This is a predicted structure of a 74-nucleotide RNA (transfer RNA) from a Patescibacteria group bacterium.
RNA sequence: GGGCGGCUAGCUCAGUUGGUUAGAGCGUACGAUUCACAUUCGUAAGGUCACAAGUUCGACUCUUGUGCCGCCCA
Numbered sequence: 001g002g003g004c005g006g007c008u009a010g011c012u013c014a015g016u017u018g019g020u021u022a023g024a025g026c027g028u029a030c031g032a033u034u035c036a037c038a039u040u041c042g043u044a045a046g047g048u049c050a051c052a053a054g055u056u057c058g059a060c061u062c063u064u065g066u067g068c069c070g071c072c073c074a
Stems, first nucleotide, its partner, number of pairs: 001073007010026004019057001028044005050066005
């Protein structure tokens, strides 16, 4: 230098043809249960969907560029 993949909650990850409000598990906070803790159950908070631009009535999703991480080729 070239090619490919990835980037979504604190962590690990889903998100299927572009269409209703962006989700799960773990974790965190609060409550119930307990003498207390653990377990279990319930509720809640937590998101610039890496960044920017474009296409579209509408973008996490498509296109382009940039950044970061990983792999391959030279």

Its Rfam family is "tRNA". Rfam links the family to the GO term triplet codon-amino acid adaptor activity. Rfam classes the family as a transfer RNA. The coordinates come from a structure-prediction model, not an experiment, and the mean pLDDT is 80. NCBI's taxonomy places the organism under Bacteria, Bacteria candidate phyla. It was read from a public genome assembly.